Predicted 3D model of a 538-nucleotide part of an RNA (small-subunit ribosomal RNA, 5' domain) from Saccharibacillus sacchari DSM 19268. Its Rfam family is "Bacterial small subunit ribosomal RNA". Its family is annotated with ribosome and structural constituent of ribosome in the Gene Ontology. Its mean pLDDT, the model's own confidence on a scale to 100, is 82.
Context: one part of a larger RNA
């Protein structure tokens, strides 16, 4: 001197942009934060309407079927592994970089090929019963289906045989024969008397790729030797299991081997990088926000299901803790967003909106989204404006000081003439809106046509921020300055008090009666909506 996610003490006018529990990974009251799809089913429940009957006050009730359309517990498909949070742990292939898989997998999305043929049993929901406060169960009985299981066919795998090609050691790749094993679903449209044909989407197999992981590996980032040995799944090798895949990953057997002063083990400490801070650099510290990796999701530990998890608002077991209870059993997890007690020098609103990015369902309208886009708190930071601008001398009153003559505050005030940013107050008023939807018309592929499907044009509409930014006028210096220092480092001087007292202080030192060092007051500096003190880091 910069710098800070700061804090405290005094003051505080406006505005954009950030940034806001650095401590207890302590407990956690509300409400919200993951749902969607009826164009996968089968049912309930509402219903416009339509057709029969009854009754009469001729257009009404009623009552029987039919029913568009609505809503939807259940079942079943995607999707809750993203997206939000936070740094406990971890000294490690965790991260960073630089390769490596001839040892892997990869829904949804792209693109090629080739198909979706036949069959068949349940089961929720629903009925009827029974247990339990509850939270949930059990028994029977019925039923669907893009839900489950057969058959068939494809082509992939696996076995054994064999051809050809090629490298990088284990071996890659590309073919042929036999054996084995092994797929599928439909729904909405349009045409049609029906069988069929047709679009869209969806659903199987097999290659490819594109996306995202898995794995190994070389070098890199840290204190203590007052931590020198450490290690039995330990090191290697057969062999079985086991994984998407390589391994001691596991496990039987064999061998006695691996690791260390080039610091092994052990403790302590800590999420790593872009970056950030300071620095002429070299270094030195940091590791908030913003991106990228990892790690956890009351604490331990386990699998399930799935392409993908050992899964933050799934599942079990255990264990503290909390809550309900009919004492027999239950329920719960905020380190999501907001709040709330604590803890602390210290860190916000139980807001609004899907209007726009983006996710997820879904043919679509659409739902859903505390992601996200606003807003609202805080001078916590940056950066911008303002608190007035000219002009005014008799140097005015008043304050301070004086050596009494003056000096000085000080063109500073007033007075005069201006001006109007902010801010008040009126009146206008945005961009952010594209699409996808609907209407009208237009080309393209296919189709036997038609609908749909892909583009494109014209028009409807669709804002939480918000009556906000901006614009325009009214009025009127009218509403807007502090903090800190002033002995020397270090810019800035007197006067009274005070008397080694009361006090200051970063160092050096001030103060014991003429204190530019304590206290006020006047002048002065410095910086300024901020000043200063701490605290940390160069």
């Nucleotide at each position: 001197g910069g710098a800070c996610g700061a804090a405290c003490g005094c003051u505080g006018g406006c505005g954009g942009c950030a940034u806001g529990c650095c401590u207890a990974a302590u407990a956690c009251a509300u409400g919200c934060a993951a749902g969607u799809c009826g164009a996968g089913c089968g049912g309930a429940c509402u219903a416009a309407g339509g057709u029969g009957a009854a009754a009469c006050u001729u257009g009404u009730u009623u009552c029987a079927c039919c029913g568009a359309g609505g809503u939807u517990a259940g079942c079943g498909g995607c999707g809750g592994a993203c997206g939000g949070g936070u740094g406990a742990g971890u000294a490690a292939c965790a991260c960073g970089u630089a390769g490596g898989c001839a040892a892997c997998c990869u829904g949804c999305c792209u693109u090629u090929c080739a198909g979706u043929u036949u069959g068949g049993g349940a089961u929720a929901a629903c009925u009827u019963c029974c247990g339990g406060a509850a939270a949930c169960g059990g028994a029977u009985g019925c039923u669907a289906a893009u839900a489950c299981c057969g058959a068939a066919u494809a082509c992939a795998u696996c076995a054994u045989c064999u051809u050809c090609c090629g490298g990088c050691a284990u071996c890659g790749g590309a073919g042929g024969a036999u054996g084995a094993g092994g797929a599928a679903a439909g729904a909405c449209g349009g045409c049609g008397c029906a069988a069929g044909c047709u679009g869209u989407c969806a659903c199987u197999g097999a290659g490819a790729g594109a996306u995202g992981g898995g794995c190994c590996u070389g070098c890199g980032g840290c204190g203590c030797a007052u931590u020198a040995g450490c290690u039995a799944g330990u090191u290697g090798g057969u062999g079985g299991g086991g994984u998407a895949a390589c391994g001691g990953c596991u496990c039987a057997c064999c061998a006695a081997g691996g690791c260390g002063a080039c610091g092994a083990u052990g403790c302590g400490u800590a999420g790593c990088c872009g970056a950030c801070c300071u620095g002429a650099g070299a270094g030195g510290g940091u590791g908030a926000a913003c991106g990228g990796c990892c790690a956890c999701a009351c604490u331990g530990g386990g699998a399930c299901u799935g392409a993908g998890a050992c899964a933050c608002g799934g599942c079990c077991c255990a264990g503290a803790c909390u809550c309900c209870u009919a004492c027999g059993g239950g329920a719960g997890g905020c380190a999501g967003c907001a709040g709330u007690a604590g803890g602390g020098a210290a860190u916000c609103u139980u807001c609004c909106a899907c209007a726009a990015u983006g996710g997820g369902c879904g043919a679509a309208a659409g739902c859903c989204u505390g992601a996200u886009g606003g807003a609202g708190c805080a001078a916590u930071g940056c950066c911008g404006c303002g608190u007035g601008a000219g002009u005014g001398a008799u140097g005015a009153a008043g304050g301070u000081u004086u050596u009494c003559g003056g000096a000085u505050c000080g063109u500073a005030a007033a007075g005069c003439u201006c001006u109007g940013u902010u801010g008040c107050c009126a009146g206008g008023g945005a961009a952010g809106a594209a699409c996808g939807u609907c209407c009208g018309g237009g080309u393209g592929a296919g189709u036997a046509a038609c609908u749909g499907c892909a583009c494109c044009c014209g028009g409807a509409g669709u804002g939480a921020c918000g009556g906000u930014a901006c614009c325009u006028g009214a009025g009127a210096a009218g509403a807007a300055a502090g903090c800190c220092c002033c002995g020397g480092c270090u810019a800035a001087c007197u006067a009274c008090g005070u008397g080694c007292c009361a006090g200051c202080a970063g160092c050096c030192g001030c103060g014991g009666u003429a204190a530019u060092a304590c206290g006020u007051a006047g002048g002065g500096g410095g910086c300024a909506a901020g000043c200063g003190u701490u605290g940390u880091c160069c």